This record gives sequence, structure tokens and C1' cells, in this order.
RNA sequence: GCUCGCCGCGGCGAUGGAUUCCGCCUUCCUGCGAGGGUAAACCGUCCCGCUCCGCGGGUCUGAUGACUCCUGCCGUCCG
Repeated sequence: GCUCGCCGCGGCGAUGGAUUCCGCCUUCCUGCGAGGGUAAACCGUCCCGCUCCGCGGGUCUGAUGACUCCUGCCGUCCG
């Protein structure tokens, strides 16, 4: 370095996918069981208004929670 075998790998963090790391949540019902349903974490900033902690309107930033890579989009330059 390659191959094979075994074991492990729940959900969420304002726009897609993945590794690693960080943070948060993980309730209840039903069923013999498999399973089904459900809760939580989560659902951006700023300004104004209102029946005010919620809602309505306007504006702004970012494909990351963080780093990196890929994909998509936008702008500029070169071939």
C1' cells in the first nucleotide's frame, strides 16, 4: 500500500453532497413483534408598524454550526 472478514455508524444546527471536529435534542402513544404515529433540538441579520415576545411589511448576508473539498449559481480576466 492492497485485499478480505468482523464490529460500529439516531435526529438537529436559515439553500445541495461528503470527511473531520464542535454544540444541541432524544418525549409520549400503539403493537406479540416488525413497524406506525408523535414530541424535542432547528426554522438568519437589520429597520418600521401593530391588536406586541407574536405577527405584518421592507432591506441585507451566506450553498460551512466550524474547516476543507465537490456540485449549482453570480461577477471579472485570459485562452

Fluoride riboswitch aptamer (crcB RNA motif) from an Opitutia bacterium, 79 nucleotides, folded computationally. The coordinates come from a structure-prediction model, not an experiment, and the mean pLDDT is 76. It was read from a public genome assembly, where an Rfam model found it.